Background: Predicted 3D model of RNase P RNA and transfer RNA as a complex of 452 nucleotides. It holds a member of the Rfam family "Bacterial RNase P class A". Rfam classes the family as a ribozyme.
RNA sequence: ACCACCAGCCGGACGGUCGCGAGUGCUCGUCACUCGAGGAAAGUCCGGGCUCCAAGGACAGGCUGCCAGGUAACGCCUGGGCGCUUCAUGCGGCAACGCAUGGGGUGACGGAAAGUGCCGCAGAAAAUACACCGCCGAUGGCCGCGCAAGCGGAUCAGGCAAGGGUGAAAAGGUGCGGUAAGAGCGCACCGCGCCGCUGGCAACAGCGGUGGCAGGGCAAACCCCAGCUGGAGCAAGGCCAAAUAGGCAGCGAGGGUCGUCCGCCCGACAAAGACGCUGCGGGUAGGCUGCUGGAGCGCAUGGGCGACCGUGCGCCUAGAGAAAUGACCGUCCCGGGAGCAAUCCCGGACAGGACCCGGCUUACAGGCUGGUGGUGGUU
RNA sequence: GCCGAUGUAGCUCAGUUGGCAGAGCGCGUCCUUGGUAAGGACGAGGUCACCGGUUCAAUUCCGGUCAUCGGCU
Numbered sequence: 001a002c003c004a005c006c007a008g009c010c011g012g013a014c015g016g017u018c019g020c021g022a023g024u025g026c027u028c029g030u031c032a033c034u035c036g037a038g039g040a041a042a043g044u045c046c047g048g049g050c051u052c053c054a055a056g057g058a059c060a061g062g063c064u065g066c067c068a069g070g071u072a073a074c075g076c077c078u079g080g081g082c083g084c085u086u087c088a089u090g091c092g093g094c095a096a097c098g099c100a101u102g103g104g105g106u107g108a109c110g111g112a113a114a115g116u117g118c119c120g121c122a123g124a125a126a127a128u129a130c131a132c133c134g135c136c137g138a139u140g141g142c143c144g145c146g147c148a149a150g151c152g153g154a155u156c157a158g159g160c161a162a163g164g165g166u167g168a169a170a171a172g173g174u175g176c177g178g179u180a181a182g183a184g185c186g187c188a189c190c191g192c193g194c195c196g197c198u199g200g201c202a203a204c205a206g207c208g209g210u211g212g213c214a215g216g217g218c219a220a221a222c223c224c225c226a227g228c229u230g231g232a233g234c235a236a237g238g239c240c241a242a243a244u245a246g247g248c249a250g251c252g253a254g255g256g257u258c259g260u261c262c263g264c265c266c267g268a269c270a271a272a273g274a275c276g277c278u279g280c281g282g283g284u285a286g287g288c289u290g291c292u293g294g295a296g297c298g299c300a301u302g303g304g305c306g307a308c309c310g311u312g313c314g315c316c317u318a319g320a321g322a323a324a325u326g327a328c329c330g331u332c333c334c335g336g337g338a339g340c341a342a343u344c345c346c347g348g349a350c351a352g353g354a355c356c357c358g359g360c361u362u363a364c365a366g367g368c369u370g371g372u373g374g375u376g377g378u379u
Numbered sequence: 380g381c382c383g384a385u386g387u388a389g390c391u392c393a394g395u396u397g398g399c400a401g402a403g404c405g406c407g408u409c410c411u412u413g414g415u416a417a418g419g420a421c422g423a424g425g426u427c428a429c430c431g432g433u434u435c436a437a438u439u440c441c442g443g444u445c446a447u448c449g450g451c452u
Base pairs, nucleotide, nucleotide: 001375002374003373004372005371006370007369008368009367010366012332013331014330015329016328017327018326020036021035022034023033024032025031026029038350042361043360045359046358047357048356049355050233051232052231053230061229062228063227064226065225066080067079068078069077070076081109082107083106084105085104086103087102088101089100090099091098092097110224111223115222116221117218118217119216132164133163134160135159136158139157140156142153143152144151145150172190173189174188175187176186177185191213192211193210194209195208196207197206198205199204237289238288239287240286247280248279249278250277251276252275259269260268261267296315297314298313299312300311301310302309303308333348334347335346336345337344338343380451381450382449383448384447385446386445389404390403391402392401398435406422407421408420409419410418428444429443430442431441432440
């Protein structure tokens, strides 16, 4: 210098003029000052705070799932283990590819030997293995030859699972021995199971011994095991409280009705309903609150591989009502285009709070920084 | 703002232990009729909203994105 990958950050800058929203101040003026979106404010997918309701426990339901740590908590993050994948280098090989080392990415990564279930088509057979083509004819029987021992033939019974073929998947793999043909039937190496030792907190790894090998896949199928989990959501919740209608209580007034006094009328007393006034309570509109100083941000420093934690100093940074945060000008910055040049023209992503935090996911023009691996050159 | 449901043919909808996606109406051709309707026969038409993952295999199971609809003042 180049190539690849990973991580973090910025997300136009400064000044002026005019606007918009909120707060504060006074000399109340269309005054002054201060402040005014994000890394995702988004999706509402997880986890909490807060508030109300519910609350004896368990089951059910839901979620999570290698190990250790971080955290208020998590399905998030960090580190590690194992698997898969990719890149580079080296070695082997004609090649495909294999092995070793290093770097990166990635994994819903408990249990398939508790039980149930599924594995279509194809195929002989899909989990109690099986036999289409094929291989064999040792054993029993058959045919021929032979005095006999035996030899030869066909393959009826039968033996085999090496090869072909099917499939996503075929019951350990490769090689040698072995056999009638074969086969973990025997052996060596690899794989796998079990046991022991060593290292590690652990997941796990290494080494040794042992077992001829016993059970294919699916649990993002039911399920089993372990852990967590009450429900609703700021339109939660609390306070104040018109008009109208209805509820309760008290008072007032008048006519009719019923009862009592009564032979009848007048009158008096008492009851219910209607009307008017006053008061009370619930509650609607509306208003206030919840509301933003917090698991907060910046810098320094200490601990830790890291996520993160501790200490010190400094800072205050939207809080709304259907909802403000913008436009223009100048100087520069970045990108594209035109031009020999001076310069000119166009553009500057995704998107926008509404109770608040921690995460994840998704969208995003362009730019900056750092790291890791490799190649080449110069000294 | 918060909560919930749905997306399959032109329209309305089915689709379960995951195994080649269907029905009714509509559409096209033919038969029937003097002609039409009705009826009959045959047929076309699907990115199962989109993108990933699990699985041999996904409309179906899991995650994400988009769109539509409904409820709460």